[in-house]
C1' cells in the first nucleotide's frame, strides 16, 4: 500500500422489542382503550456465536472421485436506517486502535 472466499443459503442460540395472540389492569364489554419499568408463543436477531447443506481456491493421490485434507485470525465506538419497534439486523470484517 494492495489483492481475496476473510462465500452464499438455511435451521437455531446469545440478544432484541412489542405489529399479532396471550397476560394484567379498565371501560360504554362477542369488543374498545392502557401497559414490554408483563415471565411468555408469532415476530427480528449475529463478520468477530452454533450446526448443516452447497459452492470455490489450494494440495494430495493404492488415481481423478457422489475422494482426502486445508481456507487462519477477528479489539472495536458515536451517529444514522429499516420494520409495528428494537438488537451483536443493516451502513460495517465501516471510522479508529492494535
Nucleotide at each position: 500500500u494492495a489483492a481475496a472466499a476473510u462465500g452464499u443459503u438455511u435451521u437455531c442460540u446469545a440478544g432484541g422489542g412489542u405489529u399479532c395472540c396471550g397476560c394484567a389492569g379498565g371501560c360504554a364489554a362477542u369488543g374498545c382503550c392502557u401497559g414490554g419499568g408483563c415471565u411468555g408463543g408469532u415476530c427480528c436477531g449475529a463478520g468477530a456465536g452454533a450446526a448443516a447443506a452447497c459452492u470455490c481456491g489450494c494440495a494430495g493421490c493404492u488415481u481423478u472421485g457422489u475422494c482426502u485434507g486445508u481456507g487462519a485470525c477477528a479489539c472495536g465506538g458515536a451517529g444514522g436506517g429499516a420494520u409495528a419497534a428494537a438488537a451483536g439486523c443493516c451502513c460495517g470484517g465501516g471510522a479508529g486502535a492494535c